[in-house]
Order: sequence, then structure tokens, then C1' cells
RNA sequence: CGAGUAAGCUAGACAGUCGCUGCCAGAUAGUAUCUGGGAGAGGAAAGUCCGGGCUCCGUAGGGCAGGGUGCUGGGUAACCCCCAGUCAGGGUGACCUGAAGGAAAGUGCAACAGAGAUAUACCGCCAGAAUGAAGUUUACUUCAUGAGUGCAGCUUAGCUGCCUGGCAAGGGUGGAAAGGCGAGGUAAGAGCUCACCAGCGCAAUGGCGACUUUGCGGCUAUGUAAACCCCACUUGGAGCAAGAUCGAAUAGAGAGACAUAUGGAGUUGCCCGCUCUGUCUCCGGGUAAGAUCGCUUGAGCCUAUUGGUAACAAUAGGCCUAGAUAGAUGACUGUUCACGACAGAACUCGGCUUAUCGGUUUAGUCGCACA
RNA sequence: GGCGCUAUGGCCAAGCGGUAAGGCAAAGGUCUGCAAAAUCUUCAUUCCCCGGUUCAAAUCCGGGUGGCGCCUCCA
Repeated sequence: CGAGUAAGCUAGACAGUCGCUGCCAGAUAGUAUCUGGGAGAGGAAAGUCCGGGCUCCGUAGGGCAGGGUGCUGGGUAACCCCCAGUCAGGGUGACCUGAAGGAAAGUGCAACAGAGAUAUACCGCCAGAAUGAAGUUUACUUCAUGAGUGCAGCUUAGCUGCCUGGCAAGGGUGGAAAGGCGAGGUAAGAGCUCACCAGCGCAAUGGCGACUUUGCGGCUAUGUAAACCCCACUUGGAGCAAGAUCGAAUAGAGAGACAUAUGGAGUUGCCCGCUCUGUCUCCGGGUAAGAUCGCUUGAGCCUAUUGGUAACAAUAGGCCUAGAUAGAUGACUGUUCACGACAGAACUCGGCUUAUCGGUUUAGUCGCACA
Repeated sequence: GGCGCUAUGGCCAAGCGGUAAGGCAAAGGUCUGCAAAAUCUUCAUUCCCCGGUUCAAAUCCGGGUGGCGCCUCCA
């Protein structure tokens, strides 16, 4: 200097004029106006994928089903989140990714291809017998033949037959074929034997643990659990349009169905317990969906110290920062510059995911050059 | 703001791990003097998009994009 990696900050700035919304104080007024003060969209406010706080449900109490998580140890209010590790995979490396328990508890699936997918002999290899040929040491050796446009038999549109034994090494099919590779051995082969490696089992060492390292052993029948399932832990439901209070007006002597305490109703489904004593549908009526609260002080933010590898925790000090409700921050001018992307709160917080123009800081990796 | 559903040929619409039903339409052929009817053949190697699991994905899982619907009170 270039390339790439990880973590953080920022998201145009300054000045002036007019305009918008809430809050506080004051005045005037009679529910609106004026003056002053100070405040006023994000790192994702987004998606609504998770976890809560909070509110309601007469059972929020227990169990099952169902759901969620899934290596180990920590953090947190909690989590499918974060931190640190272990193992596996990727990268020259800094680093990145992981849906990472169990196939020997059981069940299921593996189409097509292939002989065969819990089984198997398609092509083949070897030995013997039979036939033929050659050699020749006259009973031995070598070569060839056997799924074919073939041969033989018979009851002739056809039917039957064409040897016996051994092998699972080699080839083919397939994602996968009874561990892999190399050597020896064998009639030909096979963990049959040996060395190395993987898997499995046992023991020891180190570690809180996942797991690592070492030794021994016999030889080991595929994969799939984001298939059902087993194991460990965990789990009420609905959601601020939740809900609470106030106000306004009116019409329910309406109709029907089910049931009648062994019933019915009670915020996923089922059962038990508990509470109450009816439940549902249709027709009709009032309001015309109003006002206030919930609504912003929070598991809040910033700084310092201590502890911790870190996430984070404790202590001390400081700060108050939108609360709209058809929905508020816009327009103009000047200067500057990084020439401005993605993009606007609607109860609130901790994460994840997605979109995104730039600027800047720190740490370490690789390459080149120089000293 | 919150809660649900949905996407397969030009249109409608099956498919629920084993390589894409059917109907309408369209194009071509047969038949016919020409048509209609009838009949035969063809039309998805992006199943909304991207990634993952698996030997294999429209189907199972994760993320993204579009479309449709629901969320006032008394009694």
C1' cells in the first nucleotide's frame, strides 16, 4: 500500500424567517384565544417470528393429549436469545456455519434401476465329472466346449431336458450392497492372518461437563427421527381494538329449540376436582358507535469503580427523553459537506429476521514492497 | 396496531415424500360442399420467490413477496 475478517459509533450539520402537536406557568375569556418556557420518530420505528411485563376470563387447581426446546457450562424477568467452550464441516488465515440427544426400546419408508434392500448370485472365478483335440513318460499334461441363429427326446401350432460342488474377493445397477486400503495366504476366495485407519466395547489419564489422550479387544449386516416414536427439560387461554369508569337513549309480558340437577354453563380439546344454576338461535329496539382513564418513571438511559475470559452483575453519582386519536416536526433562504439510502412511534420492553446510501474508530489475518 | 386464511397451465381445480389428475379454452389432424357436433394429438424440465432436510420436495422445515377477510356498545 492492497485484499479480506470481527466489534462499536453515526445516519447530514450550522444560522435565520414563517408554520404544526403535547406539557408547564400566567392572562383574557366562557371552552376558545394570546404570551413565555422547555420538549417533539428509528437503527431498523418494518415483519409480527419468539420471550415477557400488564389486563381480563367464577376452575388461574391437578392430569392426559397437544405444543416448544435438544452437545456442555454460564447469563437473563424469560426465550427458539446472548457469552464461553467441545465436536463436525468450510476457509491459506484472521474467522464463519451447524435443525449438534437416541437407529442396540419399537414401528414405518427406501420408488426406479438391479440377481438382491435384512437379502442375494446377473456377469463371473476355481475344482471335479463328461465330450473333443493336441502332446506324450500309455495314463498323465495342456487347450476348448456348455443359454446359443444350438443340440437331444416326445404325445410336434407345442412341451421337457441340457451336470455336481465351492466363492462373495473382482465387474455391473444404485445415494447406499455384511468396515476401508495394502500385503500375505488359498483350488479360487473370505478379518482367514498381519500392519495402518474408522466404528463398537472395556479400562486408565486430564476436564464441573460436552469431550480429549493412551492402551487392550474381538471383527463390525446400509440410510432415514425438519418419518411416527423414545429420552431429558418446559408449557392455562385471549389480547391495549385487552380492559376500567362515566354518559346518552330505549322495548323486550316476542317466537322457537335443547335440557332440567344422573342435566346445562363456566376462554384450545378430553377427564377429575371446584363454582353457579340454565344454554343457544331468530325477530325486534336503543345508541351511530361518545367522553375520560389505561397512555408513559421504565427488568429505563449515561458515566465511574469493583468482580468476571465474556455475556453480565453489584455499588456510587447524574439525567427525564412524543403520547397522537382521519392521526403532530413542514416550507423558504444562506453557508458547509459525507451531495444524504432504507425509511415515520400508536401499551411497553429483551431479542431474531428483512431493507439499506455513506462516514468514522479499534483489534487482529493474508499478500507485496522498503528498512 | 393486532388476529386468521391463501398462491399449481391462459381460466377453474385435484394432488397429504416416489418425479404433474381432470374440465374449459387454444393450436393441429380426421369427418363435412363449408361449418357445428363428435373424435384423436399437443401444451407445467421456474407448482409465488430464496435457502435447507432427504437418495428423492408441489408436499417437510426456515426466511421473504403479493392477495383476501375479522377485531364498537347496551339488553
Annotation: Predicted 3D model of RNase P RNA and transfer RNA as a complex of 446 nucleotides. Rfam match: Bacterial RNase P class A. Gene Ontology terms of the family: ribonuclease P activity, tRNA processing and dimeric ribonuclease P complex.